This is a predicted structure of a 71-nucleotide RNA (transfer RNA) from Parcubacteria group bacterium Gr01-1014_31. Rfam family: tRNA. Rfam describes the family as follows. Transfer RNA (tRNA) molecules are approximately 80 nucleotides in length. Rfam classes the family as a transfer RNA. The sequence was found in a public genome assembly.

RNA sequence: CGGGGUGUAGUAUACCGGCAGUACACGUGCAUGGGGUGCAUGGAGACGGGGUUCGACUCCCCGCACCCCGA
Numbered sequence: 001c002g003g004g005g006u007g008u009a010g011u012a013u014a015c016c017g018g019c020a021g022u023a024c025a026c027g028u029g030c031a032u033g034g035g036g037u038g039c040a041u042g043g044a045g046a047c048g049g050g051g052u053u054c055g056a057c058u059c060c061c062c063g064c065a066c067c068c069c070g071a
Base pairs, nucleotide, nucleotide: 001070002069003068004067005066006065007064010024011023012022013021018054026042027041028040029039030038031037047063048062049061050060051059
C1' cells in the first nucleotide's frame, strides 16, 4: 500500500428492515446468626458521520479501531 472480515449493556453472545434479547457480573429486597447459595425485582447497550427507505443495529458510501491474507 491492496484485499477480506468484525464492531450490539461492565464481559461474552443472539436477532439482521418494524418490540434489541440471553447468560454472567452489578444495585435493591427476602430467606440465613453471618457468608456462600437460592428466589424476586431493577438499572445498563447497536463504533462515528452521511445516504436509501414510510421506517435502519440490519442495506449502501466515507471514516475510525481491531483481526486475517497478500505485497